[in-house]
Order: sequence, then C1' cells, then structure tokens
RNA sequence: CUGUGAAAAAGGCAAAACCCCGGAAACGGGGCGGCGCAAAGCCAAAGGUCUAAGGUCCACCGGGGCUAUGACAGCUUGGCUGCCGAC
Repeated sequence: CUGUGAAAAAGGCAAAACCCCGGAAACGGGGCGGCGCAAAGCCAAAGGUCUAAGGUCCACCGGGGCUAUGACAGCUUGGCUGCCGAC
C1' cells in the first nucleotide's frame, strides 16, 4: 500500500416509538431512545422505492387516475474518503 473483518482494542453512527419545528406530502432538522451498522461517513450518476403540491384527464358537492421538478445514501450498483490489525 492492497485485500480482508476476528471470541481484538479505541471509538463512531443511531432504527422504531414519543415530543417540538419545517414541509402539501414523502420526508428532513432538533431532543429523547437504541433496532441495528465495518463505512448505517459523503455524493442523487444508473436502477429502484415513496410522495403528488403544481399540471393534466375523468367524474361532478366531498372524489379518482397519471405525472417529479420533490424525497429515500439505513434499497441495489457505482464514485470519493476513513479507524484498527488476528490474517
């Protein structure tokens, strides 16, 4: 340096639920809390999933369908960076 991840060490992150805030929503931020994670660090490039404000179509009191420019990095692939060393 590259691979690799153990009955290691030092640590790190923080699911759901609940509270507050933002948002049309998905979801995000903060607090609490820990399901778990060797990249559960960062990136929305490809795929996938979620939402549907706005737009559009249908219906005609209230509704329904389609749609991302919105979201998800703790869905997969990919890119960048990183601790330690049993091997």